[in-house]
RNA sequence: GUAAUUGUUUUCUAGGGUUCCGCAACAAAUGUUGGACUGGUCCGAGAGAAAACACACAGUAACUACUGUGACACGGAAGGAUAAAAGCCUGGGAGAU
Repeated sequence: GUAAUUGUUUUCUAGGGUUCCGCAACAAAUGUUGGACUGGUCCGAGAGAAAACACACAGUAACUACUGUGACACGGAAGGAUAAAAGCCUGGGAGAU
């Protein structure tokens, strides 16, 4: 200095907080405060899981289908979004090897 599908979407998990619900306290008819509240809704992974689809190559089949393969991945600080935070986004970034 250089290559790769370093593919897209969905569902979920680790994780995350506090808009709403619930819960707790106080007040009193429905409010205020609390995430130094287990939770439901919610956010959620490039380096976690699964599925679908597309793409590339190879094979079979015989004209559009089927099968297989598609590896690896240490990583801040800081900033940004949302109600807020985060393994979210910047970002397979900077850097390291």
Guanidine-I riboswitch aptamer from Gracilibacillus lacisalsi DSM 19029, 97 nucleotides, folded computationally. The source organism's lineage runs through Bacteria, Bacillota, Bacilli, Caryophanales and Gracilibacillus lacisalsi. Model confidence (mean pLDDT): 83 of 100.